[in-house]
Source information: The RNA shown here (transfer RNA) has 72 nucleotides and comes from a Myxococcales bacterium. It matches the Rfam family "tRNA". About the family: Transfer RNA (tRNA) molecules are approximately 80 nucleotides in length. Rfam classes the family as a transfer RNA.

RNA sequence: GCGCGCUUAACUCAGUGGUAGAGUGCUACCUUCACACGGUAGAAGUCGUUGGCUCAAGUCCAACAGUGCGCA
Numbered sequence: 001g002c003g004c005g006c007u008u009a010a011c012u013c014a015g016u017g018g019u020a021g022a023g024u025g026c027u028a029c030c031u032u033c034a035c036a037c038g039g040u041a042g043a044a045g046u047c048g049u050u051g052g053c054u055c056a057a058g059u060c061c062a063a064c065a066g067u068g069c070g071c072a
Stems, first nucleotide, its partner, number of pairs: 001071007010024004018055001026042005048064005
């Protein structure tokens, strides 16, 4: 340099163009002498950035950025 992937909660990952989710973690409460386990509730997201298509975009298209793999 060229090609192909990936980017969504603190972490690991789901997500048919029509209300953004799960597990783990975190916080509070219950439980315990205390801790852990367990139970209940809750918080936490400009969906990498900027544009485009659309009534409507996490999802489709383009560029850019980051990252991984392959080729040279």